Predicted 3D model of a 538-nucleotide part of an RNA (small-subunit ribosomal RNA, 5' domain) from uncultured Eionea sp. RNAcentral holds the full RNA, with entries from ENA and SILVA. Taxonomically the source falls in Eionea (Bacteria, Pseudomonadati, Gammaproteobacteria, Cellvibrionales).
[in-house]
Context: one part of a larger RNA
RNA sequence: GAUUGAACGCUGGCGGCGGGCCUAACACAUGCAAGUCGAACGGUAACAGGACUAGCUUGCUAGUUGCUGACGAGUGGCGGACGGGUGAGUAACGCGUGGGAAUCUACCGAGUAGUAGGGGACAACAGUUGGAAACAGCUGCUAAUACCGCAUACGUCCUUUUCGGAGGGGAAAGAGGGGGCUUCACUUUGGUGGACCUCUUGCUAUUUGAUGAGCCCGCGUUGGAUUAGCUCGAUGGUGGGGUAACGGCCUACCAUGGCGACGAUCCAUAGCUGGUCUGAGAGGAUGAUCAGCCACACUGGGACUGAGACACGGCCCAGACUCCUACGGGAGGCAGCAGUGGGGAAUAUUGCACAAUGGGCGCAGGCCUGAUGCAGCCAUGCCGCGUGUGUGAAGAAGGCCCUAGGGUUGUAAAGCACUUUCAAUGGGGAAGAAAAGAUUAAAGUUAAUACCUUUAAUGUGUGACAUUACCCAUAGAAGAAGCACCGGCUAACUCCGUGCCAGCAGCCGCGGUAAUACGGAGGGUGCGAGCGUUAAUC
Numbered sequence: 001g002a003u004u005g006a007a008c009g010c011u012g013g014c015g016g017c018g019g020g021c022c023u024a025a026c027a028c029a030u031g032c033a034a035g036u037c038g039a040a041c042g043g044u045a046a047c048a049g050g051a052c053u054a055g056c057u058u059g060c061u062a063g064u065u066g067c068u069g070a071c072g073a074g075u076g077g078c079g080g081a082c083g084g085g086u087g088a089g090u091a092a093c094g095c096g097u098g099g100g101a102a103u104c105u106a107c108c109g110a111g112u113a114g115u116a117g118g119g120g121a122c123a124a125c126a127g128u129u130g131g132a133a134a135c136a137g138c139u140g141c142u143a144a145u146a147c148c149g150c151a152u153a154c155g156u157c158c159u160u161u162u163c164g165g166a167g168g169g170g171a172a173a174g175a176g177g178g179g180g181c182u183u184c185a186c187u188u189u190g191g192u193g194g195a196c197c198u199c200u201u202g203c204u205a206u207u208u209g210a211u212g213a214g215c216c217c218g219c220g221u222u223g224g225a226u227u228a229g230c231u232c233g234a235u236g237g238u239g240g241g242g243u244a245a246c247g248g249c250c251u252a253c254c255a256u257g258g259c260g261a262c263g264a265u266c267c268a269u270a271g272c273u274g275g276u277c278u279g280a281g282a283g284g285a286u287g288a289u290c291a292g293c294c295a296c297a298c299u300g301g302g303a304c305u306g307a308g309a310c311a312c313g314g315c316c317c318a319g320a321c322u323c324c325u326a327c328g329g330g331a332g333g334c335a336g337c338a339g340u341g342g343g344g345a346a347u348a349u350u351g352c353a354c355a356a357u358g359g360g361c362g363c364a365g366g367c368c369u370g371a372u373g374c375a376g377c378c379a380u381g382c383c384g385c386g387u388g389u390g391u392g393a394a395g396a397a398g399g400c401c402c403u404a405g406g407g408u409u410g411u412a413a414a415g416c417a418c419u420u421u422c423a424a425u426g427g428g429g430a431a432g433a434a435a436a437g438a439u440u441a442a443a444g445u446u447a448a449u450a451c452c453u454u455u456a457a458u459g460u461g462u463g464a465c466a467u468u469a470c471c472c473a474u475a476g477a478a479g480a481a482g483c484a485c486c487g488g489c490u491a492a493c494u495c496c497g498u499g500c501c502a503g504c505a506g507c508c509g510c511g512g513u514a515a516u517a518c519g520g521a522g523g524g525u526g527c528g529a530g531c532g533u534u535a536a537u538c
Base pairs, nucleotide, nucleotide: 001538002537003536004535006534007533008532009531010530013385014384015383016382017381018380019378020377021343026341027340028339030338031337032336035078036077037076040075041074043071044070047069048068049067050065051064052063053062054061055060056059085296086295087294094221095220096219097218098217099216100215103213104212108209109208110207111206112205113204114203115202118148119147125140126139127138128137129136130135157168158167159166174201175200176199177198178197179196182195183194184193185192186191222268223267224266229259230258231257234256235255236254237253238252239251240250241249271293272292273291274290275286276285277284278283298319299318300317301316302315321332322331323330324329349375351374352373353372357371358369359368360367361366388418389417390416391415398409399408400407401406422479424474425473426472427471428470432465438458439457440456441455442454443453444452482527483526484525485524486523487508488507489506493522494521495520496519497518503510504509
């Protein structure tokens, strides 16, 4: 000199864009942070509408009915493995980089084939029992895209034979829209439902792609030798098992290997990288925010489900801690967003909205989303703007100094003439909005001018921010300057007070009676909504 996730002291007008527990991976009150689908299912607790019945204050009250919109609880599907947080552990194939072969991959894209025919349950519900509760038991009824046989089999695996084949094992699910003719069942003769035709979507098997993930290897990746030897599933082989997959990954037997001064082992420290800071560079330091990877989720262990977890807001066991209890037994996990206590020099609101972007579910409308978008607080940083402009010498008054003549503060002020950025008040006012739904038309599909899909047009119409940005008007210099320093380094000097005292100090050093070095004042210098100090890096 540059820099910082900074802190402290004094001071403080506005805006834009960033940033904000570095310490206790300490403990957490409260609220929210992962749901959704009725176009899978039986249904109907609540709300609204309709129908029916009864009463009558003749348009209200009560009841019944899943009929309709919808929908609590339940079965079922998909998602809770993403998104969000933290850096404790880890010196490691963890990360970075470059290669590799023995693998899996839900949803998504493209293709092929199929979706046939049956069965028995369990929730919900009803009844009942136990318990303080959490919850649990028994009996009975019931549906499905839940579950289980059976048929068929491209591919895959196994066996036998052989390169022709044969045998064994292994799938599925429906739902929704429309319909001229034909036909069946029910029927209140109005119709309703099914078969059948057709469209959309789903399901099964399989091929391929895409995406994501698992695995192996070369090289690189902190300090210590006052750590020199380490190792028995240890190193390799064979058989077997296991995995999606290779492999001592596991196991039985056999062999005796393997690593190490090119630093094994042990100890300490540490998440790694793109990057960031500094520097002419080489290098040094660092890893906040943002992005990629990894690890963790009260501590330790374990598996289940699933395409994917050994799973932050899932399960089981053990432990510590906290809470409830009728003492028998139960409940919990903020390193999600806010917030509280504690620790600390130190770090924010128990805010608004799903309008946008993105995600989950759904055909969709839509619902959910503390991701995200915004707002609030903080000069915490960077950048921009303002605190007025011109004129004004009687060089006013006052202050300070003085050789008492004067000098300086100083065009500074006052005065005169202007302007109104920003702030204030009032008015106007974009963009962020693309959609979705509606109507019409065309094309595709089809038996069809239904339905559905796509495209186009039309008008309608969705904003948390928001009293937005921006523009106009009104009034008036009106509301807006401090901080550090002045002995040398280092830009800037005098007076008074003090008298080795009080004090200053980054280094040299000042202070013991004229201190440019202490304290105050006047003046000056530097920076300026900041300025200094401290800490830290180059």